[in-house]
This is a predicted structure of a 76-nucleotide RNA (transfer RNA) from bacterium CG_4_10_14_0_8_um_filter_33_57.
RNA sequence: GGGCCCAUAGCUCAUCUGGUAGAGCGCCGCGUUUGCACCGCGGAGGUGGCAGGUUCGAGUCCUGUUGGGUCCACCA
Numbered sequence: 001g002g003g004c005c006c007a008u009a010g011c012u013c014a015u016c017u018g019g020u021a022g023a024g025c026g027c028c029g030c031g032u033u034u035g036c037a038c039c040g041c042g043g044a045g046g047u048g049g050c051a052g053g054u055u056c057g058a059g060u061c062c063u064g065u066u067g068g069g070u071c072c073a074c075c076a
Base pairs, nucleotide, nucleotide: 001072002071003070004069005068006067007066010025011024012023013022019056027043028042029041030040031039049065050064051063052062053061
């Protein structure tokens, strides 16, 4: 220098062919308990790495870019 893959909630990951973004764990509250834990019920939490474009509509398609992983090439 070139190819490919990844980036979505605090963490690990889903999200089918573009149509109002979810799960588990964690966190908060309530119930239960003498109390804690377990368990049950409820809740908060995300402008989807960043910037543009296409579209009525983008996590999803296109372009650029940043970070990480991997393979190849080049120099010595």
It matches the Rfam family "tRNA". It is annotated as a transfer RNA. RNAcentral holds the sequence, with entries from ENA. The same sequence occurs in records of 2 taxa. Its mean pLDDT, the model's own confidence on a scale to 100, is 82.